[in-house]
This record gives sequence, C1' cells and structure tokens, in this order.
RNA sequence: AGGUCCGUAGCACAGUGGAAGUGCGAGGGUCUCCAAAACCCUUGGCGGAGGUUCGAUUCCUCCCGGAUCUG
Repeated sequence: AGGUCCGUAGCACAGUGGAAGUGCGAGGGUCUCCAAAACCCUUGGCGGAGGUUCGAUUCCUCCCGGAUCUG
C1' cells in the first nucleotide's frame, strides 16, 4: 500500500429495507425473621459524514477504530 471481515445498551451477542431485541449487569419491587434463590417492573444503544429510498441498523461512497491475509 492492497484484499477480506467486524463496529448495535455498562458487557457478550441477535436482528440484513417497514416502530431495535435476548442474556448478564445496574436501580426498584414481591417473597423471607434476615439473606440467598426465584419472579415482576424499570434503566440504557445502531462508530462518523454524505448518498439511494416513501422509509436505512440493513443498500452505496468516503472517513475513523479493530482483527486477519498478501506484498
């Protein structure tokens, strides 16, 4: 320098055009003599900028960061 892949909640990951989810975590509650466990509720997010589209996490371009391969 070039190729490929990845970037979504505090963490680990789904979701690949039509209102963004799961588990763990955090806060609160039920239960209990107390606690643990269990259950319920809440919390909080699409790396950045453009483009396409009625509509973009999703498709296209550039940039940023990471992994890997080639030289």
Predicted 3D model of a 71-nucleotide RNA (transfer RNA) from Streptomyces caniferus. It matches the Rfam family "tRNA". The source organism's lineage runs through Bacteria, Actinomycetes, Kitasatosporales, Streptomycetaceae and Streptomyces. The coordinates come from a structure-prediction model, not an experiment, and the mean pLDDT is 84. The RNAcentral record of the sequence draws on ENA.